Description:
Predicted 3D model of a 1482-nucleotide RNA (small-subunit ribosomal RNA) from an uncultured bacterium. Model confidence (mean pLDDT): 83 of 100.
RNA sequence: AGAGUUUGAUCAUGGCUCAGGAUGAACGCUAGCGGGAGGCUUAAUACAUGCAAGUCGGACGGUAACAGAUCUUCGGAUGCUGACGAGUGGCGAACGGGUGAGUAACGCGUACACAACCUACCUUUAACAGAGGAAUAGCCCUGGGAAACUGGGAAUAAUACCUCAUAGUAUUAUUGAAUCGCAUGAUUUAAUAAUUAAAGUGUUAGCGGUUAAAGAUGGGUGUGCGUACCAUUAGAUAGUUGGUGAGGUAACGGCUCACCAAGUCAGCGAUGGUUAGGGGGCGUGAGAGCGUGAUCCCCCACACGGGUACUGAGACACGGACCCGACUCCUACGGGAGGCAGCAGUAAGGAAUAUUGGACAAUGGACGAAAGUCUGAUCCAGCCAUCCCGCGUGCAGGAUGACGGCCCUAUGGGUUGUAAACUGCUUUUAUGGGAGAAGAAAACCUCUAAUUUAGUUAGAGACUGACGGUAUCUCAUGAAUAAGCACCGGCUAACUCCGUGCCAGCAGCCGCGGUAAUACGGAGGGUGCAAGCGUUAUCCGGAAUUACUGGGUUUAAAGGGUGCGUAGGCGGUUAGGUAAGUCAGAGGUGAAAGAUUAUCGCUUAACGAUAAAAUUGCCCUUGAUACUGCUUAACUUGAAUCAGAAUGAGGUUGGCGGAAUGUGACAUGUAGCGGUGAAAUGCAUAGAUAUGUCAUGGAACACCGAUUGCGAAGGCAGCUGACUGGAACUUGAUUGACGCUGAGGCACGAAAGCGUGGGGAGCGAACAGGAUUAGAUACCCUGGUAGUCCACGCCCUAAACGAUGUUGACUCGAUAUUCGUCUGGAAUGGAUGAGUGUCUAAGGGAAACCGAUAAGUCAACCACCUGGGGAGUACGUUCGCAAGGAUGAAACUCAAAGGAAUUGACGGGGGUCCGCACAAGCGGUGGAGCAUGUGGUUUAAUUCGAUGAUACGCGAGGAACCUUACCUAGGCUAUAAUGUGAGUGACCGCUACUGAAAGGUAGUUUUCCUUCGGGACACGAAACAAGGUGCUGCAUGGUUGUCGUCAGCUCGUGCCGUGAGGUGUUGGGUUAAGUCCCGCAACGAGCGCAACCCCUAUCUUCAGUUGCCAUCAUUAAGUUGGGGACUCUGGAGAGACUGCCCGUGUAAGCGAGGAGGAAGGCGGGGACGACGUCAAAUCAUCAUGACCUUUAUGCCUGGGGCUACACACGUGCUACAAUGGCAGGUACAGAGGGCAGCGAAGUCGCGAGGCUAAGCAAAUCUCAAAAAGCCUGUCUCAGUUCGGAUUGGGGUCUGAAACUCGACUCCAUGAAGUCGGAAUCGCUAGUAAUCGCGCAUCAGCCAUGGCGCGGUGAAUACGUUCCCGGACCUUGUACACACCGCCCGUCAAGCCAUGGAAGCUGGGGGUACCUGAAGAUGGUGACCAUAAAGGAGCUAUCUAGGGUAAAACUGGUAACUAGGGCUAAGUCGUAACAAGGUAACC
Repeated sequence: AGAGUUUGAUCAUGGCUCAGGAUGAACGCUAGCGGGAGGCUUAAUACAUGCAAGUCGGACGGUAACAGAUCUUCGGAUGCUGACGAGUGGCGAACGGGUGAGUAACGCGUACACAACCUACCUUUAACAGAGGAAUAGCCCUGGGAAACUGGGAAUAAUACCUCAUAGUAUUAUUGAAUCGCAUGAUUUAAUAAUUAAAGUGUUAGCGGUUAAAGAUGGGUGUGCGUACCAUUAGAUAGUUGGUGAGGUAACGGCUCACCAAGUCAGCGAUGGUUAGGGGGCGUGAGAGCGUGAUCCCCCACACGGGUACUGAGACACGGACCCGACUCCUACGGGAGGCAGCAGUAAGGAAUAUUGGACAAUGGACGAAAGUCUGAUCCAGCCAUCCCGCGUGCAGGAUGACGGCCCUAUGGGUUGUAAACUGCUUUUAUGGGAGAAGAAAACCUCUAAUUUAGUUAGAGACUGACGGUAUCUCAUGAAUAAGCACCGGCUAACUCCGUGCCAGCAGCCGCGGUAAUACGGAGGGUGCAAGCGUUAUCCGGAAUUACUGGGUUUAAAGGGUGCGUAGGCGGUUAGGUAAGUCAGAGGUGAAAGAUUAUCGCUUAACGAUAAAAUUGCCCUUGAUACUGCUUAACUUGAAUCAGAAUGAGGUUGGCGGAAUGUGACAUGUAGCGGUGAAAUGCAUAGAUAUGUCAUGGAACACCGAUUGCGAAGGCAGCUGACUGGAACUUGAUUGACGCUGAGGCACGAAAGCGUGGGGAGCGAACAGGAUUAGAUACCCUGGUAGUCCACGCCCUAAACGAUGUUGACUCGAUAUUCGUCUGGAAUGGAUGAGUGUCUAAGGGAAACCGAUAAGUCAACCACCUGGGGAGUACGUUCGCAAGGAUGAAACUCAAAGGAAUUGACGGGGGUCCGCACAAGCGGUGGAGCAUGUGGUUUAAUUCGAUGAUACGCGAGGAACCUUACCUAGGCUAUAAUGUGAGUGACCGCUACUGAAAGGUAGUUUUCCUUCGGGACACGAAACAAGGUGCUGCAUGGUUGUCGUCAGCUCGUGCCGUGAGGUGUUGGGUUAAGUCCCGCAACGAGCGCAACCCCUAUCUUCAGUUGCCAUCAUUAAGUUGGGGACUCUGGAGAGACUGCCCGUGUAAGCGAGGAGGAAGGCGGGGACGACGUCAAAUCAUCAUGACCUUUAUGCCUGGGGCUACACACGUGCUACAAUGGCAGGUACAGAGGGCAGCGAAGUCGCGAGGCUAAGCAAAUCUCAAAAAGCCUGUCUCAGUUCGGAUUGGGGUCUGAAACUCGACUCCAUGAAGUCGGAAUCGCUAGUAAUCGCGCAUCAGCCAUGGCGCGGUGAAUACGUUCCCGGACCUUGUACACACCGCCCGUCAAGCCAUGGAAGCUGGGGGUACCUGAAGAUGGUGACCAUAAAGGAGCUAUCUAGGGUAAAACUGGUAACUAGGGCUAAGUCGUAACAAGGUAACC
């Protein structure tokens, strides 16, 4: 110090989450030791038991217990002594200890004040202590009661009580003086009068007593400042605020009372509600802050709940009293007792918190003269890893790197790992033995000394330890006694295997898991920390995510709709005064502890000690005077006023006008009008629409008109009158800071809406009808009511927008325009002021953009924001006639929501362009029959794959067996096939039996070649590699289809941008082309295009057999001789490049142009397929990971199936005929194939074919006949001399074998079909169409398929509006799985929280009334008394509590109900995002 998470990617906004630290913690797993700390956060719930406050005999009467002494009649007696129960009396018990319920307060903190106060014990000073009296407890006697307790009688003491005396610097009253202060007054002093004291003990030394003054200590009271949240709490208050008087108190005071006045508090937050002890501190943080208030210290409050006083120096009293209440206990039922929020402990609650321990040895406290007693304060110990700190669990050597585990590419390697074993060493700790502290020095006691007489001080000695035989030290033995927890996808250090298979599970966030999971579970390994480690909870941090330090508001959340203006905040120039703010110096205080720094003490540390610094604050004082404030005096530039001449749709209210629509009347006139995408509803022969004239009514004001003008905003438009507001300009004068902003407040405020009354032409929610549609409660059409208009009164909201608050100042320019002013003869000129627009430098901004009209740089004030949803909702309040407005949450839920820009994709967006894409044509498909493939169905099996385009005559370029993967049946099994293979010499074959065959059984037989090395062939031991057309093409390689032969796809450097990215590649032209040219922050380059390659078209040259034959000879025949001319063959070349001319253009290029040329603008065709897309296809061509299978999912064999058949689809063939069929004759190809082959000729057969057989491994022989064509004849429009399906019969060929299931042939048979609905396909030239020929596979063939070859050989293209596909540019986007996208609402289902609600049931507080204990105050007053004083009882008032009543507030619950949220695959539609198909939105 940051990181993860919104996106395809980016920047910014913004939330959520994590890494750190901490805790009085808890839980899980684990656990060796020591030191120092801490330990009921919940029920201020209830408490058994023990202890926690006593002490003093040197205050008193005394003597119950103990001891001693004396006496004794041994029963006992004597307070005589030490002592001492109970009692009187004194002091203490108001401290110490606990808790945090209450309290939002002078409670606390801090600083002051008391001229308004008290203070026992202690210290100092001064003075004093004389004389008397009456009681009472204990004790004794006697009662009551279960007890607690209590009544009566008699006697008695005191440092208990009372009276008198004495007394002052005490108190009170009166009078006076001086000084001072702070208003009342205070201090000092003088005089007079009155009033109030005392206690003894004890031996003489003290200790006590009284009065007064002072100090110290402790308290009381008052004040300034600070001290939680809610305004959905805005008004509160009658002793309330003040005064006078009185009472009361230690003291001031409405503290209380009487009377008088009507005040007092409050937006600087009163009152009310909720929560809470406050502080020093503690945690965190760089700090500012935020959170917190355990342990320790200070203050406060409380002591079962509430009230009350008594005593006392001090209490309204934790271990005191009285009363009321609740609860518990005892009881003899009559009455009584009690208060752990003291220490232990118990129960309960809870996630959770300890021993019914020891000691007063130390420190401190109470009492005491003291010894001493008491002390659950305290000091110690026990329990608990609760926290902090320290130590240990060994150290060194030790490799062939053991065994085992785990992993892998597995004869082997890696890792665990120097780890272990083994050798040597050490002994902290643990165990055993021994020694053994400091904390203790005082008091007291003994002795000595000193001054001085006091057991005063000093010195020496002796005594005292709960902890504790503890800490510590030492000896011995022996590695001996001692390691876990969490994590390992990213954040975040750490990786593999197995199991599981969206299951089980994990998860702090993002997210993992659907068969190869580093994310689940286990293992191995690793990482981190370590006697602990993790989890949970909470706080701070990170979070600048409430922003004082230190944020924002055009579009992300956020500027109020606009103005006026109150409080408040802020405020021009000069001078003087003042010194409140401000600054400086000095002083006081800011407790200690803590924290920081330094030093020191425990072996170290934690811990502790000492010192320093700090304590940022408050108060007082002395100065300074720049700035702010206050005050005085002035100024003119801010602001305002007056004057002048212009300006505008500014406002209000009258009058007037024309055009248009509607309506009415009349006239002309006739069949339609109107409306739409098309229609219909509607109107019209009762005369519409149209045309004309007249009349009438309401609303709105064309042109001018504009980026115009005016207004605070909303808003304002015909012309004109009246009234009226404003800004700007010019010049001078006047006032003299009069200003800016503005919480509350007031006013204005479009449209719609509401009320009352008018008005109503057009338009037009609702509504009706007609269309559209699957539906159409819409869009469109015909009508049409409210409304729109006027007057008055409400409403108060808008995307009320510039999504930009108001005001002032400053900061380059350009240009247009409105209203003024100046200059000028004028100008479209110049200058200047105020507006209104556009562009832009700097600057700003996340960017888009803003840019003197700022979103720049500053200042002042106001308003507002803090993740999305829930929700601008609920409740409350308030305004409104209502509708509704204003204010305005929470539970719950999500990890995003949102902004700007980028690249794509998409659009029923735009522009440009291309393509047999459409159009123009030709021929088909879709109808028939058949062939073939597919679906479906069937089946034992109908093997598998391919499924829009891009599956369907596809894999398959040959399913009768084989193929074959499927089915059925029979068989085989770690050797079944194949390969390597030592070795052997046979193997093959034959025969017989069995079997469907495979196979099984038995028998028989016995090599070849040789270079003699061996080889061929067959068998074949051991060993190695099994096999699988089983699954996964979504684990893969390879191959392929498609977009698409479309023109695109990228890179380097540079430049632009924060960045994703852009530029280049866009633009203007051009091209088939990102082809080329020009321009340009780009310059170049790569993969594609083109070219290079092949075929073809022309020519040249070389060559001349098997090809060719012009000339010569010859033949039936290029048959032969001969020839190389030609054709042809196959090598090498040439040729075409817009090269030339013309036109056009800057150029590239283009042109029905021309020449030349075989060919002309890519000549035609092929091969060739960029980056990528479709998780496209293929695990069944092949290869391959993982999984599955192993007497089977492998292998062999017979048979069957893949050929099934109601049906549906695709692709084809043949046809429907005369441009034809049939018959006869006749002509012309190219490219291929051929030895288990092609097979001539001959011959037989009607034929398929058979027989015999020449030639040919082929430019030689052969398949081989080309067919359409041409010629001749016939048929004459028919289901035919068309068509050939189907069926019957006879054959041929191949093949072990044609039944399932071959092809061909002959005879016979002669089906459908007469040109094909919606729809749809191919083709632009040697193309379509048509005609035949060949080949692969192959024994044969279901081939009408596929791949090639040539013959004949068209038509049409105006053109790019439309359909489809594509390319580029641009635009919009809420899409990015990318429109087959995204996404909204109702309904249905489940779950969750919330609102309303008849009611039901709680709580606290207030008010009124009644009652009212203890107690207080007043009155009266039995009684006692000389009086004073006291005083039972009665009574009045107040009062805790109780009761009653009506309201308000605030919870819980509830039939029913409302909306909301969430939930892989429900229903209905399709509202939004593209022009979202009616632009969207308020």